[in-house]
RNA sequence: CGUUAGAUAGCCAAGUGGUAAGGCAGUCAACUUAGAAUUGAUUAUACGAAGGUUCGAAUCCUUCUCUAAUAU
Numbered sequence: 001c002g003u004u005a006g007a008u009a010g011c012c013a014a015g016u017g018g019u020a021a022g023g024c025a026g027u028c029a030a031c032u033u034a035g036a037a038u039u040g041a042u043u044a045u046a047c048g049a050a051g052g053u054u055c056g057a058a059u060c061c062u063u064c065u066c067u068a069a070u071a072u
Base pairs, nucleotide, nucleotide: 002070003069004068005067006066007065010024011023012022018055026042027041028040029039030038048064049063050062051061052060
């Protein structure tokens, strides 16, 4: 230098054009002498950056940044 894959909340992670699920964690409550576990409820300005296409973009296109793998 080339090719491929990836970047979504504090962490993990789904989502192939109609406005973002779930789990863990956090907070509150129940339970307990207390704690843990369990159960119920609940919060968050989360789509790597900048442009383009579109009525509408996490999703499609271009460039860039970062990470990983791979060939030489």
A computed fold for a 72-nucleotide RNA from Marinicella sp., annotated as transfer RNA. The source organism's lineage runs through Bacteria, Pseudomonadota, Gammaproteobacteria, Lysobacterales and Marinicella. The RNAcentral record of the sequence draws on ENA. It matches the Rfam family "tRNA". The family's RNA type in Rfam is transfer RNA.